[in-house]
RNA sequence: UUGAACGUUUUCUAGGGUUCCGCAACAGAGGUUGGUCUGGUCCGAGAGAAAACGCAUAGCUUCUUGAUUGCUAUGUCACGGAAGGAUAAAAGCCUGGGAGAU
Numbered sequence: 001u002u003g004a005a006c007g008u009u010u011u012c013u014a015g016g017g018u019u020c021c022g023c024a025a026c027a028g029a030g031g032u033u034g035g036u037c038u039g040g041u042c043c044g045a046g047a048g049a050a051a052a053c054g055c056a057u058a059g060c061u062u063c064u065u066g067a068u069u070g071c072u073a074u075g076u077c078a079c080g081g082a083a084g085g086a087u088a089a090a091a092g093c094c095u096g097g098g099a100g101a102u
Stems, first nucleotide, its partner, number of pairs: 007053006015043002020040002022037001023034004055075006077097001079100001084094002
């Protein structure tokens, strides 16, 4: 300097706004406005949690030597803008284990 790997999904949370519901005000047929309304629906973490599955390694087990079977254990680290994008709208969502920093 370059490359590879650091798994996937579900549920939940931090967080998020305002389509819908609710709430409040106005209006008084149907409605209008408000997220600087606690909330429900909704979105939601690479660097948050849990679970399931998968993969790798080591060991034990089944078996005719081996392979096939089943079981157990281990599987690290992670500071991070701005700008932009989607959705009704926004966000620790996506861009992005990005640009940078060490």
Model confidence (mean pLDDT): 82 of 100.
This is a predicted structure of a 102-nucleotide RNA (Guanidine-I riboswitch aptamer) from Ornithinibacillus gellani.
Its Rfam family is "Guanidine-I riboswitch aptamer". A reference for the family is Barrick et al. (2004), "New RNA motifs suggest an expanded scope for riboswitches in bacterial genetic control", Proc Natl Acad Sci U S A. From the family's description: This family represents a conserved RNA structure found upstream of the ykkC and yxkD genes in Bacillus subtilis and related genes in other bacteria. The function of this family is unclear although it has been suggested that it may function to switch on efflux pumps and detoxification systems in response to harmful environmental molecules.
The model forms 96% of the base pairs in the Rfam consensus.